[in-house]
RNA sequence: GCCCGGAUGGCGGAACUGGUAUACGCGCACGACUUAAAAUCGUGUCUCGAAAGGGAUGUGGGUUCGAUUCCCACUCUGGGCA
Numbered sequence: 001g002c003c004c005g006g007a008u009g010g011c012g013g014a015a016c017u018g019g020u021a022u023a024c025g026c027g028c029a030c031g032a033c034u035u036a037a038a039a040u041c042g043u044g045u046c047u048c049g050a051a052a053g054g055g056a057u058g059u060g061g062g063u064u065c066g067a068u069u070c071c072c073a074c075u076c077u078g079g080g081c082a
Stems, first nucleotide, its partner, number of pairs: 001081007010026003019065001027045006046055003058074005
């Protein structure tokens, strides 16, 4: 230099022939149970805002009524070739 893949809440990881982003698990908080704790069970858990509402899938653009998904450039990262 060329080719292929990856980047999603605190962490892992789904959702992708465009239509509710964060299912599920872990962690965390509170509660139940227990003499107490562990285990187990229940509820909650992205962010800003007083609210209304807004923002958020690596970054910036584009297409579209609508983008995590399609297109372009870039960043980081894994692999292959020279």
Molecule: transfer RNA
Organism: Parcubacteria group bacterium